[in-house]
RNA sequence: UAAAGACAAAGGCAAAUCUGUUGAAAAAUAGAGACGCAAAACCACAGAUCUAAUGUGAUAAAACACGACGAUGGCUGGGUUACCUGA
Numbered sequence: 001u002a003a004a005g006a007c008a009a010a011g012g013c014a015a016a017u018c019u020g021u022u023g024a025a026a027a028a029u030a031g032a033g034a035c036g037c038a039a040a041a042c043c044a045c046a047g048a049u050c051u052a053a054u055g056u057g058a059u060a061a062a063a064c065a066c067g068a069c070g071a072u073g074g075c076u077g078g079g080u081u082a083c084c085u086g087a
Stems, first nucleotide, its partner, number of pairs: 004085002012037002017032006035074001041080003045077003048072003055066003
C1' cells in the first nucleotide's frame, strides 16, 4: 500500500414515528427520536422498486390504463473518497 473486519479505541450516521415546511404524489428538508449501519460518506451510469404531474388512450364526465422529464445511494451492481487495527 492492498485485502480484511475481532469480544479494541476514538468517534460518525440515523430507521420507524411525531411536528413544521416544500411537492400533484412518491418523497425531500429542519427539529425531536434510535431500528440499525464498517462505508447507512458522495455520485442516478446499469438494473430494480415507488409515485403518476404535464401528456396519451378511453369516457358525457369521473373512475381506469399507459407513461418519468420525478424519487429512492438505508434496494443491488458499479465509480470516487475515508477513521482504527488484533488475526

Notes: Model confidence (mean pLDDT): 87 of 100. This is a predicted structure of an 87-nucleotide RNA (c-di-GMP-I riboswitch aptamer) from Gracilibacillus boraciitolerans JCM 21714. The sequence is in RNAcentral, with records from Rfam and Ribocentre. Of the family's consensus pairs, 95% are formed in the model. NCBI's taxonomy places the organism under Bacteria, Bacillati, Bacilli, Bacillaceae, Gracilibacillus boraciitolerans.